[in-house]
RNA sequence: AGAAGCUUAGGUUAAUCUUGAAACCAAAGGCCUUCAAAGCCUUAAACAAGAGUUAAACUCUCUUAGCCUCUG
Numbered sequence: 001a002g003a004a005g006c007u008u009a010g011g012u013u014a015a016u017c018u019u020g021a022a023a024c025c026a027a028a029g030g031c032c033u034u035c036a037a038a039g040c041c042u043u044a045a046a047c048a049a050g051a052g053u054u055a056a057a058c059u060c061u062c063u064u065a066g067c068c069u070c071u072g
Stems, first nucleotide, its partner, number of pairs: 001071003005067003010025004018055001027043005048064005
């Protein structure tokens, strides 16, 4: 320099354009317990940024940024 792929909660992953963005671990609070652990209940937390298409975009297109892989 060229090509391909990825970016969603604190972390790891889901979500054929159309219903309210879901789950596990972690975090906070509570219940239980003599105290803990385990267990149960509850809560907060996210679509990398911008633009476009569409009645409707995490999803499709383009640009930018970052990460990873391949070729040289």
Transfer RNA from Plestiodon elegans, 72 nucleotides, folded computationally. RNAcentral holds the sequence, with entries from ENA. Rfam family: tRNA. Gene Ontology term of the family: triplet codon-amino acid adaptor activity.